[in-house]
Context: one part of a larger RNA
Molecule: small-subunit ribosomal RNA, 5' domain
Organism: Myxococcota bacterium
C1' cells in the first nucleotide's frame, strides 16, 4: 500500500445498489414457515332468515355449506446450517452391473365378480394425551377370476402376471409394454492440510469358490479354501479442516481464504433402527434409548428455530415477533382457486461501493478580534461583514408510473415530472521531531505524560498539555485486529 461479514473512539446531511450471530450445532416463550383436491368416496351440522305452531317444537332455506373422516398427489422440492468428514467426501476425466413419480413419444387394453373398513350410531375406559368394544356403509381404498400383443422366469415341456373410475359428453383418468427426457445410485485414474517428538498397520483383514442380498457391480453378508492386503513414493496413528466455482493480494510465479451468489457433500437435541414410498434411513414423519423442559388427577403424557421474525444467554460484535403472494418459482386442482417467513417489498445499521450536497461571483476600510512580535509590524485573509446571483439536496403544494400479453401492484401517492420560498435545515477526524506532508507561543520540569521504529520530558521541549498557525483525508476520519 491494499483488502474486510469487522469491532472501537469522536463525528454524521442526501440518495442508489449490496452486506449484516465470523462467539454458544448454547436453550428456548409466541406467532406463522406444506398443504391440496367434491371431475376419487361415504356421510353432513350450526347461527341466522322464511312460514306454520297445540309454544314443546316442526318445515323451508342456509346448503353442490362448515369442520371432520375414506382415498389421491405432495410432504424425499424448496429454506437453514457447517457439527462430523483427510474420505471416491469434493474437483475433473473416464467406466459398466443399474432405478426414476410426475412429463413427452409409440403400441395394446380398460372385462365379470366379492370381501371389508373409518366416518357415523350406541355402550365403555381415562386427569389428559388417547383409546376399546358391538353394529351399519362407499370408493380411483383391497382381493379374486378372465384375457394378456407385448413382459418375466424356464431344465424350452411349461409356469408367472394388469387396470378405476369421474363428470358438465367433452375430456380427465386408469393398467401393460417399449423408447425419451430429467433426476438420481455405483465403480475407476488423477488431484485434494500438518505432525516421524506417530514405523509399522490388517483378521471380513487380502484373493478365491458358492449361496444370499440389492435397483444395481462388489467380503455387501454369510460358508468353506487359500495366507494374503498396505506401508519410508510416508501405511497406521494424532491434530485441523466442509469441498470447489471463486475471493483477496501479487508485475507475475505464488500466498492467504471458501461470508453473499452459484454446484456438490454432510446434519436436524443426541445414539440407533426400520417402515412408508419412485425417491428418506425423512429438519417441521414413526419406534427404541438416553439428557434436558413442560404438564399431570402421579397412574401417566407432551416438546425438539442449524426455517422466518423474535426472546434469554455467550460476544467487541452483527437487524423488524412488518407488508403481500402484485412479480418469479414451487405443491394441490380440469378449473375458479387454495397454499406458499421460497420469493417479492418495506422496516434497522455510514458495515461497504459509488454518486451528490453543506453554496457561486464580488468584495481591502486588509474591519473587529485571536495569536505572534525585533512593537515598526506579519498572519489568520477574499476569510468575514457588505453587494450580487443560484436552488441540487432536504422541506412544503401539485401531478404521478412501468413492472401486469385480458384481469389482478405488497412496493406506494414509491420512482419520476411540475411549481413555491429562502443561503436558507447539512463538517468532522487525524496529524504537524526523523521515517512523513506540515511551527511557533505558553504550561509542564524523567512529574505529567507520549511512542510505529529510533526515541522525546531532569527550566527556553517544533516528540508531553493548551493555543494559535499548519498538513493530510473527508460523511467520514483514526486506532485496533487479520491476510497479501
Nucleotide at each position: 500500500g491494499a483488502a474486510c461479514g469487522a469491532a472501537c473512539g469522536c463525528u454524521g446531511g442526501c440518495g442508489g445498489c449490496a452486506g449484516g450471530c465470523c462467539u454458544a450445532a448454547c436453550a428456548c416463550a409466541u406467532g406463522c414457515a406444506a398443504g391440496u383436491c367434491g371431475a376419487a368416496c361415504g356421510a353432513g351440522a350450526a347461527a341466522g332468515c322464511a312460514c306454520c305452531u297445540u309454544c314443546g317444537g316442526g318445515u323451508g332455506u342456509g346448503a353442490u355449506u362448515a369442520g371432520a373422516g375414506u382415498g389421491g398427489c405432495g410432504c424425499a422440492c424448496g429454506g437453514g446450517u457447517g457439527a462430523g468428514u483427510a474420505a471416491c467426501g469434493c474437483g475433473u476425466g473416464g467406466g459398466a452391473a443399474c432405478c426414476u413419480a410426475c412429463c413427452c413419444u409409440a403400441a395394446g387394453g380398460u372385462a365379470c365378480g366379492g370381501a371389508a373398513u373409518a366416518a357415523c350410531a350406541g355402550u365403555u375406559g381415562g386427569a389428559a394425551a388417547c383409546g376399546a368394544c358391538u353394529g351399519c356403509u362407499a370408493a380411483u381404498a383391497c382381493c379374486g377370476u378372465a384375457u394378456g400383443u407385448g413382459c418375466c422366469c424356464u431344465a424350452c415341456g411349461g409356469g408367472g402376471g394388469a387396470a378405476a373410475g369421474a363428470u358438465u359428453u367433452a375430456u380427465c383418468g386408469c393398467c401393460u409394454u417399449a423408447g425419451g427426457a430429467u433426476g438420481g445410485g455405483c465403480c475407476c485414474g488423477c488431484g485434494u492440510c500438518g505432525g516421524a517428538u506417530u514405523a509399522g498397520c490388517u483378521a471380513g483383514u487380502u484373493g478365491g469358490u458358492g449361496a444370499g442380498g440389492u435397483a444395481a457391480a462388489g467380503g455387501c453378508u454369510c460358508a468353506c479354501c487359500a495366507a494374503g492386503g498396505c506401508u519410508u513414493c510416508g501405511a497406521u496413528c494424532c491434530g485441523u479442516a466442509g469441498c470447489u466455482g471463486g475471493u483477496c493480494u501479487g508485475a507475475g510465479a505464488g500466498g492467504a481464504u471458501g461470508a453473499u451468489c452459484a454446484g456438490c457433500c454432510a446434519c436436524a437435541c443426541u445414539g440407533g433402527a426400520a417402515c412408508u414410498g419412485a425417491g428418506a434411513c425423512a429438519c417441521g414423519g414413526u419406534c427404541c434409548a438416553g439428557a434436558c423442559u413442560c404438564c399431570u388427577a402421579c397412574g401417566g403424557g407432551a416438546g425438539g428455530c442449524a426455517g422466518c421474525a423474535g426472546u434469554g444467554g455467550g460476544g467487541a460484535a452483527u437487524a423488524u415477533u412488518g407488508c403481500g403472494c402484485a412479480a418469479u418459482g414451487g405443491g394441490g386442482g380440469c378449473a375458479a382457486c387454495c397454499c406458499u417467513g421460497a420469493c417479492g417489498c418495506a422496516g434497522c445499521c455510514a458495515u461497504g461501493c459509488c454518486g451528490c450536497g453543506u453554496g457561486a461571483g464580488u468584495g481591502a476600510a486588509g474591519a473587529a478580534g485571536g495569536u505572534c512580535u525585533u512593537c515598526g509590524g506579519a498572519u489568520c485573509g477574499u476569510a468575514a461583514a457588505g453587494c450580487c446571483c443560484u436552488u441540487u439536496c432536504a422541506a412544503c403544494g401539485g401531478g404521478g408510473a412501468a413492472g401486469a400479453u385480458g384481469a389482478u401492484g405488497a412496493c406506494g401517492g414509491u420512482a419520476c415530472c411540475c411549481g413555491u420560498a429562502g443561503a436558507a435545515g447539512a463538517a468532522g477526524c487525524c496529524c504537524c521531531g526523523g521515517c512523513u506532508a506540515a511551527c511557533u507561543u505558553c504550561g509542564u520540569g524523567c512529574c505529567a505524560g507520549c511512542a510505529g521504529c529510533c526515541g522525546c520530558g531532569g527550566u527556553a521541549a517544533u516528540a508531553c498539555g493548551a493555543a494559535g498557525g499548519g498538513g493530510g483525508c473527508u460523511a467520514g476520519c483514526g486506532u485496533u485486529g487479520u491476510u497479501c